Two RNAs folded together computationally: RNase P RNA and transfer RNA, 423 nucleotides in total.
């Protein structure tokens, strides 16, 4: 200079004018207006895919069913998340992606092609031995072979050498694979050193399964208290019914509970100090932890953050909190900054 | 705002337990009729909502996206 990889930050900016929702102060109290002042959407507020907190149902009980995670270690409030390692694949590298337990517990599935699809298999070839012969190692029968060819997604290790009638782990020597002991590692695994075993064991568990850890439901329209109205009417459940998914038990609680009718759709709290943000130190490779100072940063309920006019330039993406945080995942116009890797060229 | 379902031909739906998707209706040809309609014969139509995975193989399994329905409050 060029190309590419991993991260961290930001989300048009600034001046007036009108308005909008929350708190707080005043207009003599309350109410309503109105006036000052302060605060006022995200990094994904999104999907509702996990995980936890709250809150209610036995403060949550026992089985059976069912669901979900799956290489190790760790982090965390807690995860399906993160950190860091192993193992495998991709890339020249920096990096990246991976539902990655078991198929020698057990059932199961493999359509079509192919001779044979799982305790293998003889279609072609190749060879032995019999008969036949037009004498052409061709024909017939019968036996041996998995080393070629065809088939298919897959066909029972690889090269070689000996060895045979032709072949074979049939024998050997390597390499590759199990399985044991050694040796680092916390482990997952790895090492090659040695021993052993001819190879016995093929995919597929996002097929049923087994095996190890988790899980107890529902959701803020949860619940909590005020207040307002109305018709106790009707049917349905009787050793019943309810008690936040399903069965069975126990436990509790009841004349009740369900459904159809009826009546109200108001107001308070839950609701905004929290696993909180910011800065510096210290511990850790690293997610993360500790310690100490400072800070307060939305809270609606038809539900606020918006309209106009200027002035700049890089012309402005996706996109709007609804009871809260941790994460995944999805949308995304650009721009500003660190590290690290390749190739070129120059000293 | 939080809870469940479904998306297969023009429409209504089955198939979901993997092996290359039907089945009424509609629709186009023919036959039948003087002529419809009705029967009978026969053909066409399909990205299994998109997207990725697992697996030889996906409509089905797994998963993300996208639409589309339905359900909730309190009182006696």
């Nucleotide at each position: 200079g060029g190309a590419g990889u991993c991260g961290g930050c930001u989300a048009c900016g600034u001046g007036g004018u009108c308005g909008c929702g929350g708190c707080g102060c005043c207009g003599u109290c309350u109410a309503a207006c109105g006036g000052c002042g302060u605060c006022g959407a995200g990094g994904a507020a999104a999907g509702u895919c996990c995980g936890g907190g709250c809150u209610c149902c036995a403060u949550a009980g026992g089985g059976c069913g069912g669901g979900a995670u799956g290489c190790c270690a760790g982090g965390u409030a807690a995860c399906g998340c993160c950190u860091g390692g192993g193992c495998a694949g991709c890339g020249u590298g920096a990096g990246c992606u991976g539902a990655c337990g078991g198929a020698a517990a057990g059932u199961g599935c493999a359509g079509c092609a192919g001779a044979a699809a799982a305790u293998a298999a003889a279609c072609c070839g190749c060879c032995g031995c019999a008969c036949g012969u037009u004498c052409g190692g061709c024909g017939u029968g019968u036996g041996g072979u998995a080393a070629g060819g065809g088939u298919g997604a897959a066909a029972u290790g690889g090269u070689g050498c000996g060895g045979u009638a032709a072949g074979a782990g049939c024998g050997c020597a390597c390499c590759g694979c199990g399985c044991g002991a050694u040796c680092g590692g916390u482990a997952a695994c790895g090492a090659u050193u040695c021993g052993u075993g001819g190879c016995a064991c093929g995919g597929c568990a996002a097929a049923c399964c087994c095996c190890a850890u988790c899980c107890g439901g529902a959701g803020c329209a949860a619940g909590a208290c005020c207040g307002a109205a109305u018709a106790g009417g009707a049917g349905g459940c009787a050793g019943c019914g309810c008690g936040u998914a399903g069965c069975c038990c126990g436990c509790g609680c009841g004349g009740g509970c369900c459904u159809c009718g009826g009546g109200u759709a108001g107001g308070u709290c839950g609701c905004a100090c929290g696993a909180g943000g910011c800065u510096g130190g210290c511990g850790g490779u690293g997610a993360c932890g500790c310690c100490a100072g400072c800070c307060c940063g939305a809270g609606a309920u038809g539900a606020a953050u918006g309209a106009c006019c200027g002035c700049g330039c890089a012309c402005g993406a996706c996109a709007g909190a609804a009871c809260c945080c941790g994460g995944c995942u999805u949308a995304u116009c650009g721009g500003c900054u660190g590290g690290c890797u390749c190739c070129c060229c120059g000293c | 705002g939080c809870c469940g379902g479904c998306g297969u031909a023009g429409c209504u739906c089955a198939g979901g337990c993997g092996g290359u998707a039907g089945a009424g209706c509609a629709g186009c040809u023919g036959a039948u009729u003087u002529g419809u309609a009705a029967u009978c014969a026969g053909c066409a139509g399909g990205u299994c909502a998109c997207g990725g995975g697992u697996u030889c193989g996906a409509a089905u399994c797994c998963u993300g996206u996208c639409g589309c329905c339905g359900g909730c409050a309190c009182c006696a």
Rfam match: Bacterial RNase P class A. Gene Ontology terms of the family: tRNA processing, ribonuclease P activity and dimeric ribonuclease P complex. The family's RNA type in Rfam is ribozyme.